[in-house]
RNA sequence: GGGGCUGUAGUUAAACGGUAGAACACACCCUUCGCAUGGGUGAAAUAGGGGUUCAAUUCCCCCCAGCUCCA
Repeated sequence: GGGGCUGUAGUUAAACGGUAGAACACACCCUUCGCAUGGGUGAAAUAGGGGUUCAAUUCCCCCCAGCUCCA
């Protein structure tokens, strides 16, 4: 320098182009004399820019980062 894959919540990880869900973690409440366990409620995310579309996590282009292959 060129090719491929990946990028979603604090972490891991789903999602036919049509309300972004889950687990752990976190906060609060219940349960306890207290802690733990258990139960309930809640906050929290699509790397960035542009395009297509009525509508984009999803499709296209560029860029960034990580992994990998070739040179």
Predicted 3D model of a 71-nucleotide RNA (transfer RNA) from an uncultured bacterium.
Its Rfam family is "tRNA". It is annotated as a transfer RNA.
Model confidence (mean pLDDT): 86 of 100.